[in-house]
């Protein structure tokens, strides 16, 4: 160099093919409980989705270019 996947909350992960970003799990807070603590269990809070643009009434999703990770391949 050139093909493929992938980037979404503090982590991991989902978003039905363009229509309100949280289906889910770990952490975290507070409750419940218990002498006290751990688990359970009930709640609560965290984003604008890698950067920049660009189509569209509307973009995580289409489309350009760049960036970071992973694989492949002479």
């Nucleotide at each position: 160099g050139c093909c493929c996947u992938g980037g979404u909350a503090u982590c991991c992960c989902a978003a039905u093919u363009g229509g309100u970003a949280g289906a889910g799990g770990a952490a975290a807070c507070a409750g419940c409980c218990u002498c006290a603590a751990a688990a359970u269990c009930u709640g609560u809070a965290c984003a604008g989705u890698g950067u920049g643009g660009g189509u569209u009434c509307g973009a995580a999703u289409c489309c350009c270019a760049c960036u970071c990770a992973g694989g492949g391949u002479a």